[in-house]
RNA sequence: UUCCUCGUUUUAGCGCCAUGCACCAGUUACGACUGGUUAACGAGGAGGAGGGAUUAUCGAAAAUUCGGCGGGUGCCCUCCCGUGCAACCUAGCGCGUACGUAUUAGCAAAUAUGCAGGUGACUGCAAAACAAAGAUAAUACGAUAGGUUAUU
Numbered sequence: 001u002u003c004c005u006c007g008u009u010u011u012a013g014c015g016c017c018a019u020g021c022a023c024c025a026g027u028u029a030c031g032a033c034u035g036g037u038u039a040a041c042g043a044g045g046a047g048g049a050g051g052g053a054u055u056a057u058c059g060a061a062a063a064u065u066c067g068g069c070g071g072g073u074g075c076c077c078u079c080c081c082g083u084g085c086a087a088c089c090u091a092g093c094g095c096g097u098a099c100g101u102a103u104u105a106g107c108a109a110a111u112a113u114g115c116a117g118g119u120g121a122c123u124g125c126a127a128a129a130c131a132a133a134g135a136u137a138a139u140a141c142g143a144u145a146g147g148u149u150a151u152u
Base pairs, nucleotide, nucleotide: 014070015069016068017067020066022037023036024035025034026033027032041059042058043057047080048079049078050077051076052075081096082095083094084093085092086149087148088147089146090145091144099142100141101140102139103138104137105136113126114125115124116123117122
């Protein structure tokens, strides 16, 4: 320095293929058989516990990204905790480092290309371009009732 094995950690638009379809190679009696390849490209998303339904958000120069299995940070309900509505208490309506609306800002990967590997389907790596939603940041406007407190 390289390779192999074992263990650990990370990773949830994540893993897997019982070999359904498709594709590749070989064989073939042309019916098929054997072996193999692909099977979601990224962005975004988690207060705690329990339960429920389900094809769980967004877009892409992708369009088998078909089909299936498992899981799942989404959604709904209940409880607890926290948080916004000046502060505290009670209730209410939202939210989950945490109110709503508007504007602005920055942010992707695949494909294609190049290199490497493979008979091949295809795989790995590299650097560049281009989204939308949501969230974030800044700014502006707006945000319940009762009691108490503080300030004017």